[in-house]
RNA sequence: GGGUCGCUAGCUCAGCUGGAAGAGCGGCGGACUCUUACUCCGUAGGUCCCCGGUUCGAGCCCGGGGCGGCCCA
Numbered sequence: 001g002g003g004u005c006g007c008u009a010g011c012u013c014a015g016c017u018g019g020a021a022g023a024g025c026g027g028c029g030g031a032c033u034c035u036u037a038c039u040c041c042g043u044a045g046g047u048c049c050c051c052g053g054u055u056c057g058a059g060c061c062c063g064g065g066g067c068g069g070c071c072c073a
Base pairs, nucleotide, nucleotide: 001072002071003070004069005068006067007066010025011024012023013022019056027043028042029041030040031039049065050064051063052062053061
């Protein structure tokens, strides 16, 4: 330098064919317990890496850029 995959909640990751964002763990509050833990119930939390484009509508499609992994040179 070229190719390819990934980037979504604090962490690990879903998100089907474009119709407006979820789970588990963790956090917070509560129940249970002499207490802690376990278990159970409730709850908060997101500029979907950035900029632009397409579209009535973009996490998803297109272009450029950034960061990381792998392969080739």